Predicted 3D model of a 71-nucleotide RNA (transfer RNA) from Candidatus Acidifodinimicrobium mancum. Rfam family: tRNA. It is annotated as a transfer RNA. NCBI's taxonomy places the organism under Archaea, Nanobdellati, Candidatus Parvarchaeota, Candidatus Acidifodinimicrobiaceae, Candidatus Acidifodinimicrobium.
RNA sequence: GCGAUCGUAGUCUAGUGGCAUAACAAUGGCUUCCCAAGCCAUGGACCCGGGUUCGAAUCCCGGCGGUCGCA
Numbered sequence: 001g002c003g004a005u006c007g008u009a010g011u012c013u014a015g016u017g018g019c020a021u022a023a024c025a026a027u028g029g030c031u032u033c034c035c036a037a038g039c040c041a042u043g044g045a046c047c048c049g050g051g052u053u054c055g056a057a058u059c060c061c062g063g064c065g066g067u068c069g070c071a
Stems, first nucleotide, its partner, number of pairs: 001070007010024002018054001026042005047063005
């Protein structure tokens, strides 16, 4: 330099055009003499820009970054 693939919450992850999902973590509560465990609740995210569409995390283009391959 070229190609492929991936980018969603603090971490990991689902989502194949119409409400952003779950787990762990965090915070609050219940329970307990206290802690842990358990139960309930709450907040937090679509890498950036543009395009298509009534509507984009999703499709298209460009950029950035990670991984792999080729040179």